A computed fold for a 529-nucleotide part of an RNA from Methanocalculus sp., annotated as large-subunit ribosomal RNA, domain I.
It matches the Rfam family "Archaeal large subunit ribosomal RNA". Its family is annotated with structural constituent of ribosome and ribosome in the Gene Ontology.
RNAcentral holds the full RNA, with entries from ENA.

Context: one part of a larger RNA
RNA sequence: UAUGCCGGUUAGUGGAUGGCUCGGUUCGAGUGCUGAUGAAGGGCGUGCCAAGCAGCGAUAUGCUCCGGGAAGACGCAGGGAGUCUGUGAUCCGGAGAUUCCCGAAUAGGACAUCCCGAUACUUCGGUAUCAAUCCGUAAGGAUGGGGAACGCCCCGAAUUGAAACAUCUUAGUAGGGGCAGGAAGAGAAAUCAACCGAGAUAUCGUGAGUAGAGGCGAUCGAAAACGAUAGAGUUCAAACCGAAUCCCUCCGGGGAGAUGUGGUGUUGUAAGCCUCCCGUCUGGUGCAGACAACAGAAGUGGAAAUUAUCUGGAACGAUAUUCCGCAGAGGGUGAUAGACCCGUACACAUACCGUUGUCUGUUCCUGGGAGAGUCUUGAGUAGUGCGGGUCGGAAUUCUCGCAUGAAUCCGGGGGUCAUCAACCUCCAAAACUAAAUACAACUCGAAACCGAUAGCGAAAUAGUAGCGUGAGCGAAAGCUGAAAAGUAUCCCUAAAAAGGAUGUGAAAAGCGCCUGAAACUAACCGGUG
Repeated sequence: UAUGCCGGUUAGUGGAUGGCUCGGUUCGAGUGCUGAUGAAGGGCGUGCCAAGCAGCGAUAUGCUCCGGGAAGACGCAGGGAGUCUGUGAUCCGGAGAUUCCCGAAUAGGACAUCCCGAUACUUCGGUAUCAAUCCGUAAGGAUGGGGAACGCCCCGAAUUGAAACAUCUUAGUAGGGGCAGGAAGAGAAAUCAACCGAGAUAUCGUGAGUAGAGGCGAUCGAAAACGAUAGAGUUCAAACCGAAUCCCUCCGGGGAGAUGUGGUGUUGUAAGCCUCCCGUCUGGUGCAGACAACAGAAGUGGAAAUUAUCUGGAACGAUAUUCCGCAGAGGGUGAUAGACCCGUACACAUACCGUUGUCUGUUCCUGGGAGAGUCUUGAGUAGUGCGGGUCGGAAUUCUCGCAUGAAUCCGGGGGUCAUCAACCUCCAAAACUAAAUACAACUCGAAACCGAUAGCGAAAUAGUAGCGUGAGCGAAAGCUGAAAAGUAUCCCUAAAAAGGAUGUGAAAAGCGCCUGAAACUAACCGGUG
RNA backbone atom coordinates (compact mmCIF):
# COMPACT_ATOMS: atom_id res chain seq x y z
C1' U A 1 0.00 0.00 0.00
C1' A A 2 -4.20 -3.66 -1.90
C1' U A 3 -9.97 -5.36 -5.31
C1' G A 4 -7.79 -9.03 1.61
C1' C A 5 -9.95 -9.72 6.67
C1' C A 6 -12.74 -7.61 11.16
C1' G A 7 -16.09 -3.85 13.03
C1' G A 8 -19.28 0.29 12.23
C1' U A 9 -22.29 4.04 9.55
C1' U A 10 -25.48 5.31 5.46
C1' A A 11 -28.25 3.42 1.57
C1' G A 12 -30.26 -0.60 -1.44
C1' U A 13 -32.33 -5.46 -1.97
C1' G A 14 -35.67 -8.62 0.47
C1' G A 15 -40.57 -9.41 2.63
C1' A A 16 -39.96 -11.84 8.10
C1' U A 17 -42.57 -9.67 12.30
C1' G A 18 -46.61 -6.78 14.51
C1' G A 19 -51.45 -4.97 13.58
C1' C A 20 -55.83 -5.63 10.35
C1' U A 21 -59.86 -8.98 7.72
C1' C A 22 -65.74 -8.44 2.49
C1' G A 23 -62.54 -15.34 3.70
C1' G A 24 -62.57 -20.04 5.91
C1' U A 25 -63.56 -23.93 9.85
C1' U A 26 -66.70 -26.11 13.46
C1' C A 27 -71.26 -26.24 16.02
C1' G A 28 -76.56 -25.10 16.55
C1' A A 29 -81.43 -23.96 14.63
C1' G A 30 -84.51 -23.77 10.42
C1' U A 31 -85.63 -25.67 5.75
C1' G A 32 -85.54 -29.55 2.02
C1' C A 33 -86.44 -31.75 -4.02
C1' U A 34 -86.24 -30.57 -9.38
C1' G A 35 -87.36 -31.65 -14.96
C1' A A 36 -91.08 -32.38 -21.86
C1' U A 37 -94.93 -25.69 -19.02
C1' G A 38 -87.77 -28.38 -21.67
C1' A A 39 -84.17 -28.90 -15.91
C1' A A 40 -79.21 -29.09 -13.78
C1' G A 41 -75.11 -27.48 -16.52
C1' G A 42 -72.86 -25.13 -20.62
C1' G A 43 -72.02 -22.25 -25.52
C1' C A 44 -72.85 -17.64 -27.88
C1' G A 45 -74.56 -12.99 -27.42
C1' U A 46 -76.09 -8.45 -24.67
C1' G A 47 -73.27 -1.96 -22.32
C1' C A 48 -71.97 4.93 -25.60
C1' C A 49 -66.63 3.62 -24.93
C1' A A 50 -66.59 -3.14 -22.59
C1' A A 51 -61.16 -7.53 -22.13
C1' G A 52 -62.73 -10.16 -17.28
C1' C A 53 -66.39 -11.30 -13.31
C1' A A 54 -71.46 -10.62 -12.09
C1' G A 55 -76.58 -9.64 -14.31
C1' C A 56 -79.68 -10.47 -18.38
C1' G A 57 -81.57 -13.14 -23.35
C1' A A 58 -82.84 -10.70 -30.14
C1' U A 59 -88.26 -7.16 -25.16
C1' A A 60 -80.89 -9.04 -23.73
C1' U A 61 -76.77 -4.28 -17.68
C1' G A 62 -83.35 -5.23 -18.92
C1' C A 63 -90.08 -5.19 -19.78
C1' U A 64 -95.22 -5.12 -16.83
C1' C A 65 -98.19 -5.01 -12.30
C1' C A 66 -98.77 -4.87 -6.81
C1' G A 67 -96.43 -3.57 -2.14
C1' G A 68 -92.25 -0.97 0.46
C1' G A 69 -89.07 3.30 0.40
C1' A A 70 -87.48 8.61 -0.23
C1' A A 71 -83.29 11.55 -3.19
C1' G A 72 -80.50 10.45 -5.67
C1' A A 73 -79.23 6.90 -9.70
C1' C A 74 -76.85 4.66 -14.48
C1' G A 75 -73.21 -3.42 -11.11
C1' C A 76 -67.73 -4.79 -9.57
C1' A A 77 -65.51 0.18 -11.58
C1' G A 78 -63.45 5.75 -8.23
C1' G A 79 -62.78 7.84 -15.89
C1' G A 80 -64.80 10.60 -20.20
C1' A A 81 -69.28 11.70 -22.77
C1' G A 82 -74.25 11.77 -21.97
C1' U A 83 -78.93 10.21 -19.73
C1' C A 84 -82.95 8.98 -15.99
C1' U A 85 -85.47 10.89 -11.51
C1' G A 86 -91.21 14.28 -6.58
C1' U A 87 -95.94 12.24 -13.13
C1' G A 88 -91.51 9.06 -7.13
C1' A A 89 -86.29 6.94 -10.28
C1' U A 90 -82.07 3.74 -8.61
C1' C A 91 -83.03 0.19 -4.70
C1' C A 92 -85.86 -3.92 -1.57
C1' G A 93 -90.07 -7.84 -1.40
C1' G A 94 -93.92 -10.52 -4.22
C1' A A 95 -96.44 -11.98 -8.84
C1' G A 96 -96.03 -12.13 -14.14
C1' A A 97 -93.87 -11.49 -19.44
C1' U A 98 -89.65 -12.44 -22.50
C1' U A 99 -86.17 -16.42 -22.12
C1' C A 100 -81.09 -17.43 -28.82
C1' C A 101 -78.17 -22.44 -29.45
C1' C A 102 -76.59 -27.03 -27.04
C1' G A 103 -77.94 -30.24 -23.24
C1' A A 104 -82.92 -36.11 -21.02
C1' A A 105 -82.80 -33.20 -26.15
C1' U A 106 -87.32 -35.41 -28.53
C1' A A 107 -88.81 -34.11 -36.94
C1' G A 108 -83.90 -36.32 -39.30
C1' G A 109 -78.55 -36.07 -38.89
C1' A A 110 -73.86 -34.66 -36.39
C1' C A 111 -67.10 -34.48 -34.37
C1' A A 112 -72.37 -30.79 -28.04
C1' U A 113 -73.27 -25.46 -28.80
C1' C A 114 -73.67 -27.03 -35.99
C1' C A 115 -76.20 -29.06 -40.64
C1' C A 116 -80.86 -29.96 -42.91
C1' G A 117 -86.48 -31.62 -43.73
C1' A A 118 -91.97 -32.77 -44.08
C1' U A 119 -97.10 -31.28 -43.04
C1' A A 120 -100.86 -27.53 -41.71
C1' C A 121 -101.97 -22.45 -41.25
C1' U A 122 -100.25 -17.57 -42.68
C1' U A 123 -101.17 -10.63 -42.31
C1' C A 124 -95.77 -13.92 -46.43
C1' G A 125 -92.71 -11.44 -41.30
C1' G A 126 -93.59 -16.24 -39.52
C1' U A 127 -96.18 -19.79 -36.24
C1' A A 128 -97.48 -24.78 -34.84
C1' U A 129 -96.76 -30.13 -35.14
C1' C A 130 -93.71 -34.45 -36.20
C1' A A 131 -88.42 -39.05 -30.99
C1' A A 132 -88.72 -43.61 -28.25
C1' U A 133 -91.01 -46.85 -24.51
C1' C A 134 -95.38 -47.97 -21.58
C1' C A 135 -100.89 -47.45 -20.54
C1' G A 136 -105.53 -46.66 -23.29
C1' U A 137 -110.72 -48.97 -28.24
C1' A A 138 -109.85 -43.85 -29.09
C1' A A 139 -109.32 -38.86 -27.68
C1' G A 140 -105.41 -38.67 -24.64
C1' G A 141 -101.96 -39.65 -20.54
C1' A A 142 -97.33 -41.17 -18.24
C1' U A 143 -91.91 -41.99 -18.28
C1' G A 144 -86.89 -40.28 -19.49
C1' G A 145 -82.42 -36.29 -17.04
C1' G A 146 -80.28 -33.70 -12.53
C1' G A 147 -79.47 -33.49 -6.96
C1' A A 148 -74.08 -32.36 -1.25
C1' A A 149 -74.65 -36.22 1.95
C1' C A 150 -78.36 -39.32 3.95
C1' G A 151 -81.81 -44.28 2.25
C1' C A 152 -83.27 -49.22 0.10
C1' C A 153 -81.97 -53.39 -3.22
C1' C A 154 -78.25 -56.30 -6.22
C1' C A 155 -72.95 -57.54 -7.09
C1' G A 156 -68.64 -57.46 -4.15
C1' A A 157 -62.48 -57.28 -3.20
C1' A A 158 -57.54 -56.85 -1.28
C1' U A 159 -53.76 -54.72 1.73
C1' U A 160 -54.23 -55.97 6.96
C1' G A 161 -54.78 -59.10 11.87
C1' A A 162 -54.01 -64.06 13.24
C1' A A 163 -46.76 -61.97 15.15
C1' A A 164 -46.16 -67.42 8.99
C1' C A 165 -50.92 -69.25 6.59
C1' A A 166 -55.48 -71.94 4.26
C1' U A 167 -61.06 -71.82 7.97
C1' C A 168 -61.42 -67.07 10.28
C1' U A 169 -60.42 -61.53 10.21
C1' U A 170 -60.26 -56.92 7.50
C1' A A 171 -66.07 -56.85 5.76
C1' G A 172 -70.93 -57.33 3.56
C1' U A 173 -66.23 -52.49 4.42
C1' A A 174 -63.87 -50.02 -0.18
C1' G A 175 -65.57 -50.19 -5.00
C1' G A 176 -69.39 -51.17 -9.09
C1' G A 177 -74.72 -51.28 -10.70
C1' G A 178 -80.14 -50.09 -10.04
C1' C A 179 -84.04 -47.14 -7.74
C1' A A 180 -86.62 -43.55 -4.45
C1' G A 181 -87.72 -39.37 -1.11
C1' G A 182 -87.50 -34.86 1.73
C1' A A 183 -86.48 -38.27 4.33
C1' A A 184 -85.94 -43.59 3.09
C1' G A 185 -86.65 -48.30 5.17
C1' A A 186 -89.61 -50.87 9.04
C1' G A 187 -94.55 -51.44 10.98
C1' A A 188 -100.07 -53.23 13.52
C1' A A 189 -97.90 -60.39 15.91
C1' A A 190 -98.80 -67.55 12.76
C1' U A 191 -94.38 -61.54 18.15
C1' C A 192 -92.35 -62.11 22.92
C1' A A 193 -92.71 -64.04 27.69
C1' A A 194 -92.90 -67.92 31.34
C1' C A 195 -97.50 -70.16 34.36
C1' C A 196 -96.56 -63.61 36.05
C1' G A 197 -97.56 -61.05 32.03
C1' A A 198 -96.58 -57.57 27.74
C1' G A 199 -99.16 -55.65 23.41
C1' A A 200 -97.21 -52.37 15.70
C1' U A 201 -92.54 -50.09 14.08
C1' A A 202 -88.28 -46.85 14.70
C1' U A 203 -84.38 -44.26 17.58
C1' C A 204 -81.51 -43.24 22.26
C1' G A 205 -79.79 -45.08 27.30
C1' U A 206 -79.24 -49.61 30.01
C1' G A 207 -79.13 -54.75 29.76
C1' A A 208 -73.56 -56.00 27.92
C1' G A 209 -68.66 -56.78 25.94
C1' U A 210 -73.43 -60.49 29.06
C1' A A 211 -75.95 -65.17 26.40
C1' G A 212 -73.48 -67.04 22.41
C1' A A 213 -70.09 -67.83 17.82
C1' G A 214 -64.80 -68.96 17.19
C1' G A 215 -57.88 -73.16 13.61
C1' C A 216 -62.85 -72.13 21.21
C1' G A 217 -56.90 -68.87 18.12
C1' A A 218 -56.98 -63.83 16.51
C1' U A 219 -61.26 -61.90 17.19
C1' C A 220 -66.65 -61.43 16.55
C1' G A 221 -71.19 -60.61 19.39
C1' A A 222 -77.24 -60.34 20.23
C1' A A 223 -82.31 -60.52 22.54
C1' A A 224 -86.12 -60.16 26.34
C1' A A 225 -86.81 -56.81 30.27
C1' C A 226 -86.34 -51.71 32.26
C1' G A 227 -85.91 -46.08 31.46
C1' A A 228 -86.93 -42.33 27.54
C1' U A 229 -88.49 -39.79 22.51
C1' A A 230 -92.84 -40.35 19.68
C1' G A 231 -97.41 -42.41 19.39
C1' A A 232 -102.36 -44.32 15.12
C1' G A 233 -104.20 -47.38 13.10
C1' U A 234 -106.26 -49.44 8.51
C1' U A 235 -107.55 -51.96 3.53
C1' C A 236 -108.13 -56.32 0.45
C1' A A 237 -108.77 -61.89 -1.20
C1' A A 238 -112.80 -65.45 0.13
C1' A A 239 -117.77 -67.07 1.77
C1' C A 240 -122.97 -64.34 0.43
C1' C A 241 -125.58 -61.01 -3.27
C1' G A 242 -125.16 -60.99 -8.94
C1' A A 243 -124.78 -55.87 -13.30
C1' A A 244 -127.35 -52.92 -8.76
C1' U A 245 -120.77 -50.75 -11.42
C1' C A 246 -117.29 -47.74 -14.47
C1' C A 247 -115.47 -44.67 -19.05
C1' C A 248 -116.46 -41.53 -23.52
C1' U A 249 -120.40 -38.69 -25.82
C1' C A 250 -122.32 -34.32 -30.82
C1' C A 251 -127.13 -37.21 -25.71
C1' G A 252 -128.55 -40.42 -31.02
C1' G A 253 -125.26 -43.79 -29.01
C1' G A 254 -120.53 -46.37 -28.21
C1' G A 255 -117.10 -49.03 -24.95
C1' A A 256 -115.23 -51.90 -20.32
C1' G A 257 -117.31 -55.96 -17.54
C1' A A 258 -119.92 -63.35 -15.77
C1' U A 259 -111.87 -65.27 -16.65
C1' G A 260 -117.12 -60.99 -12.01
C1' U A 261 -117.68 -54.17 -12.56
C1' G A 262 -120.12 -53.19 -7.97
C1' G A 263 -122.19 -54.28 -2.80
C1' U A 264 -121.08 -57.03 1.69
C1' G A 265 -116.73 -58.44 4.68
C1' U A 266 -111.57 -58.55 7.34
C1' U A 267 -110.69 -61.90 12.81
C1' G A 268 -108.13 -66.00 17.25
C1' U A 269 -111.87 -65.19 24.23
C1' A A 270 -112.10 -66.98 16.81
C1' A A 271 -114.42 -63.82 13.27
C1' G A 272 -117.26 -63.39 8.94
C1' C A 273 -121.19 -65.40 5.86
C1' C A 274 -126.76 -67.04 6.61
C1' U A 275 -131.69 -66.52 9.68
C1' C A 276 -134.31 -63.75 13.54
C1' C A 277 -134.85 -59.59 17.25
C1' C A 278 -133.49 -54.48 19.12
C1' G A 279 -131.35 -49.72 17.50
C1' U A 280 -130.73 -46.03 13.26
C1' C A 281 -128.49 -42.53 16.79
C1' U A 282 -123.76 -41.09 18.18
C1' G A 283 -118.82 -40.24 17.14
C1' G A 284 -114.84 -39.78 13.72
C1' U A 285 -112.67 -38.52 8.88
C1' G A 286 -111.56 -36.15 3.97
C1' C A 287 -112.93 -32.15 0.53
C1' A A 288 -115.13 -27.23 -0.71
C1' G A 289 -116.91 -22.42 0.86
C1' A A 290 -117.65 -18.34 4.50
C1' C A 291 -116.01 -15.91 8.95
C1' A A 292 -112.52 -15.13 12.94
C1' A A 293 -107.85 -15.55 15.23
C1' C A 294 -102.71 -16.66 14.82
C1' A A 295 -98.31 -16.77 12.16
C1' G A 296 -95.90 -14.24 8.43
C1' A A 297 -92.10 -10.59 2.91
C1' A A 298 -89.73 -6.15 1.89
C1' G A 299 -90.54 -2.73 6.08
C1' U A 300 -92.00 1.34 10.38
C1' G A 301 -91.33 3.77 15.22
C1' G A 302 -87.46 3.56 18.66
C1' A A 303 -84.50 7.28 24.82
C1' A A 304 -80.36 10.35 26.13
C1' A A 305 -74.31 15.87 25.23
C1' U A 306 -72.22 16.91 19.41
C1' U A 307 -71.62 21.16 26.68
C1' A A 308 -66.88 23.92 28.16
C1' U A 309 -61.31 23.92 28.54
C1' C A 310 -56.62 21.31 26.97
C1' U A 311 -53.47 18.22 23.55
C1' G A 312 -53.72 17.04 18.49
C1' G A 313 -53.96 16.96 11.40
C1' A A 314 -58.52 15.12 13.32
C1' A A 315 -61.46 14.03 19.75
C1' C A 316 -64.30 8.91 20.04
C1' G A 317 -58.70 10.99 24.57
C1' A A 318 -57.75 14.09 29.46
C1' U A 319 -60.18 17.51 33.01
C1' A A 320 -65.05 19.57 34.56
C1' U A 321 -70.33 19.41 34.37
C1' U A 322 -75.06 16.87 32.51
C1' C A 323 -78.56 13.12 30.62
C1' C A 324 -81.00 8.11 28.94
C1' G A 325 -81.49 3.11 30.07
C1' C A 326 -87.07 -2.93 29.15
C1' A A 327 -81.71 0.18 24.97
C1' G A 328 -73.98 -0.16 28.54
C1' A A 329 -75.13 -6.45 21.96
C1' G A 330 -72.34 -5.01 17.84
C1' G A 331 -70.46 -2.00 13.83
C1' G A 332 -69.15 2.85 11.68
C1' U A 333 -67.41 7.76 12.12
C1' G A 334 -60.08 11.77 10.81
C1' A A 335 -57.41 8.12 18.06
C1' U A 336 -60.69 4.56 22.70
C1' A A 337 -68.39 7.16 21.60
C1' G A 338 -74.61 4.25 26.09
C1' A A 339 -76.30 9.89 24.64
C1' C A 340 -72.88 11.66 16.26
C1' C A 341 -74.63 7.66 12.42
C1' C A 342 -76.51 2.51 11.56
C1' G A 343 -78.50 -0.16 15.12
C1' U A 344 -79.95 -2.55 20.06
C1' A A 345 -84.33 -3.51 24.19
C1' C A 346 -89.31 -2.97 23.31
C1' A A 347 -93.43 -2.12 20.17
C1' C A 348 -96.11 -1.84 15.29
C1' A A 349 -97.70 -3.12 10.23
C1' U A 350 -98.26 -6.95 6.60
C1' A A 351 -99.76 -9.14 0.19
C1' C A 352 -99.52 -14.28 -1.60
C1' C A 353 -99.04 -18.88 0.72
C1' G A 354 -100.07 -21.16 5.46
C1' U A 355 -101.88 -22.94 10.59
C1' U A 356 -105.89 -23.30 14.06
C1' G A 357 -111.02 -22.74 15.45
C1' U A 358 -116.42 -22.13 14.42
C1' C A 359 -120.44 -22.64 10.96
C1' U A 360 -122.63 -24.56 6.30
C1' G A 361 -122.68 -28.24 2.40
C1' U A 362 -120.90 -32.91 1.04
C1' U A 363 -117.78 -37.95 0.75
C1' C A 364 -116.38 -42.08 3.54
C1' C A 365 -116.14 -44.90 8.09
C1' U A 366 -118.28 -46.40 12.81
C1' G A 367 -123.79 -50.70 16.55
C1' G A 368 -125.96 -54.69 20.31
C1' G A 369 -128.17 -59.75 21.21
C1' A A 370 -129.76 -64.92 20.05
C1' G A 371 -129.56 -69.26 16.83
C1' A A 372 -128.09 -72.84 12.93
C1' G A 373 -124.33 -75.02 9.16
C1' U A 374 -121.30 -81.14 4.84
C1' C A 375 -120.36 -72.28 3.98
C1' U A 376 -115.45 -68.96 4.03
C1' U A 377 -110.78 -67.50 6.21
C1' G A 378 -104.37 -66.33 1.24
C1' A A 379 -100.70 -73.88 -1.74
C1' G A 380 -96.24 -75.82 -5.04
C1' U A 381 -97.48 -72.55 0.50
C1' A A 382 -96.21 -74.76 5.74
C1' G A 383 -93.17 -78.85 6.59
C1' U A 384 -89.18 -82.52 5.35
C1' G A 385 -84.26 -84.23 2.93
C1' C A 386 -79.59 -82.70 0.52
C1' G A 387 -76.43 -78.63 -0.76
C1' G A 388 -74.88 -73.21 -0.74
C1' G A 389 -74.79 -68.30 1.39
C1' U A 390 -75.57 -65.57 5.86
C1' C A 391 -76.16 -64.81 11.25
C1' G A 392 -74.26 -64.31 18.01
C1' G A 393 -77.98 -68.12 16.64
C1' A A 394 -75.08 -72.80 19.14
C1' A A 395 -78.29 -80.02 16.38
C1' U A 396 -82.06 -74.90 17.75
C1' U A 397 -80.90 -67.35 12.90
C1' C A 398 -82.63 -65.88 8.25
C1' U A 399 -82.48 -67.17 3.26
C1' C A 400 -81.58 -69.44 -1.80
C1' G A 401 -81.31 -73.85 -5.24
C1' C A 402 -82.82 -79.00 -6.24
C1' A A 403 -86.12 -82.93 -4.69
C1' U A 404 -90.44 -83.98 -1.99
C1' G A 405 -94.84 -82.12 -0.07
C1' A A 406 -99.66 -81.15 4.00
C1' A A 407 -104.00 -79.75 7.07
C1' U A 408 -108.88 -76.76 6.52
C1' C A 409 -111.62 -74.98 12.82
C1' C A 410 -112.65 -81.88 15.80
C1' G A 411 -107.84 -76.71 11.89
C1' G A 412 -102.79 -74.49 11.83
C1' G A 413 -97.87 -72.06 13.70
C1' G A 414 -94.58 -71.03 17.91
C1' G A 415 -92.71 -71.64 23.04
C1' U A 416 -83.82 -72.02 21.22
C1' C A 417 -81.67 -80.39 20.17
C1' A A 418 -85.47 -84.21 18.21
C1' U A 419 -90.24 -86.69 19.24
C1' C A 420 -94.93 -87.38 22.21
C1' A A 421 -98.53 -85.46 25.85
C1' A A 422 -100.27 -81.44 28.78
C1' C A 423 -100.10 -76.17 29.38
C1' C A 424 -99.28 -71.14 27.50
C1' U A 425 -99.50 -68.16 23.22
C1' C A 426 -100.47 -66.50 18.34
C1' C A 427 -103.33 -66.99 13.14
C1' A A 428 -98.41 -67.29 7.92
C1' A A 429 -98.43 -68.01 2.77
C1' A A 430 -102.23 -60.29 0.23
C1' A A 431 -101.58 -54.77 0.86
C1' C A 432 -101.14 -49.55 3.02
C1' U A 433 -99.62 -46.30 7.08
C1' A A 434 -97.81 -40.06 10.16
C1' A A 435 -94.35 -38.98 14.28
C1' A A 436 -89.99 -39.79 17.17
C1' U A 437 -84.60 -41.24 13.32
C1' A A 438 -80.40 -40.04 9.18
C1' C A 439 -78.04 -36.14 6.18
C1' A A 440 -76.61 -30.99 5.43
C1' A A 441 -77.14 -28.81 -0.58
C1' C A 442 -79.73 -24.07 0.94
C1' U A 443 -81.06 -19.94 4.87
C1' C A 444 -79.99 -17.75 9.59
C1' G A 445 -77.15 -17.53 14.06
C1' A A 446 -72.95 -18.51 17.28
C1' A A 447 -67.60 -19.36 18.60
C1' A A 448 -61.91 -20.08 25.33
C1' C A 449 -61.49 -22.10 16.29
C1' C A 450 -57.64 -19.84 11.95
C1' G A 451 -55.72 -15.01 10.77
C1' A A 452 -52.77 -14.72 4.40
C1' U A 453 -46.53 -20.65 4.13
C1' A A 454 -52.53 -20.28 8.75
C1' G A 455 -57.82 -21.16 7.69
C1' C A 456 -61.36 -24.65 2.34
C1' G A 457 -57.19 -26.16 -3.11
C1' A A 458 -59.50 -21.14 -3.64
C1' A A 459 -60.10 -13.80 1.46
C1' A A 460 -58.20 -11.31 -5.78
C1' U A 461 -61.02 -13.29 -13.24
C1' A A 462 -59.96 -20.43 -8.51
C1' G A 463 -61.14 -25.62 -9.92
C1' U A 464 -58.79 -19.91 -12.69
C1' A A 465 -53.54 -19.66 -14.98
C1' G A 466 -50.59 -23.62 -16.17
C1' C A 467 -49.39 -29.11 -17.03
C1' G A 468 -51.02 -33.87 -19.33
C1' U A 469 -53.11 -37.65 -25.72
C1' G A 470 -56.27 -38.75 -21.64
C1' A A 471 -58.25 -40.28 -16.89
C1' G A 472 -56.60 -36.34 -14.22
C1' C A 473 -53.09 -32.94 -11.65
C1' G A 474 -53.38 -27.98 -10.11
C1' A A 475 -50.84 -23.00 -8.17
C1' A A 476 -49.08 -18.10 -6.86
C1' A A 477 -51.28 -13.65 -5.74
C1' G A 478 -54.54 -9.36 0.54
C1' C A 479 -53.24 -3.80 3.14
C1' U A 480 -51.33 4.35 0.08
C1' G A 481 -54.11 7.91 2.89
C1' A A 482 -58.97 10.43 7.24
C1' A A 483 -59.76 12.33 2.37
C1' A A 484 -56.74 11.38 -4.11
C1' A A 485 -55.71 16.14 -1.57
C1' G A 486 -52.56 10.45 -6.60
C1' U A 487 -47.18 15.84 -6.80
C1' A A 488 -49.91 22.20 -10.19
C1' U A 489 -45.60 25.16 -11.48
C1' C A 490 -40.25 26.09 -12.50
C1' C A 491 -35.05 24.28 -13.91
C1' C A 492 -32.24 20.68 -16.79
C1' U A 493 -32.80 17.69 -21.33
C1' A A 494 -33.82 15.53 -27.99
C1' A A 495 -37.53 13.76 -24.40
C1' A A 496 -44.39 12.57 -22.00
C1' A A 497 -37.54 9.10 -19.37
C1' A A 498 -34.56 10.02 -15.10
C1' G A 499 -33.09 14.07 -11.88
C1' G A 500 -33.33 18.95 -9.05
C1' A A 501 -36.42 22.91 -6.80
C1' U A 502 -41.26 23.76 -5.16
C1' G A 503 -46.09 22.00 -3.65
C1' U A 504 -50.08 18.25 -1.08
C1' G A 505 -50.39 15.82 3.49
C1' A A 506 -50.10 14.91 10.50
C1' A A 507 -46.55 11.86 8.08
C1' A A 508 -44.27 10.64 1.43
C1' A A 509 -47.15 6.74 3.46
C1' G A 510 -45.90 8.53 -3.94
C1' C A 511 -49.42 3.64 -6.74
C1' G A 512 -46.58 -4.59 -5.73
C1' C A 513 -47.39 2.45 -1.74
C1' C A 514 -48.81 0.21 6.71
C1' U A 515 -44.86 -1.82 9.67
C1' G A 516 -40.25 -3.07 6.93
C1' A A 517 -36.23 -8.11 10.58
C1' A A 518 -32.26 -11.37 8.49
C1' A A 519 -29.41 -13.47 4.65
C1' C A 520 -27.26 -10.61 0.37
C1' U A 521 -25.11 -5.89 -2.27
C1' A A 522 -22.69 -1.02 -2.54
C1' A A 523 -20.25 3.37 -0.80
C1' C A 524 -17.72 5.60 3.14
C1' C A 525 -15.22 5.55 8.09
C1' G A 526 -12.11 2.97 11.76
C1' G A 527 -8.88 -1.17 12.94
C1' U A 528 -5.48 -4.92 11.08
C1' G A 529 -1.28 -5.85 7.98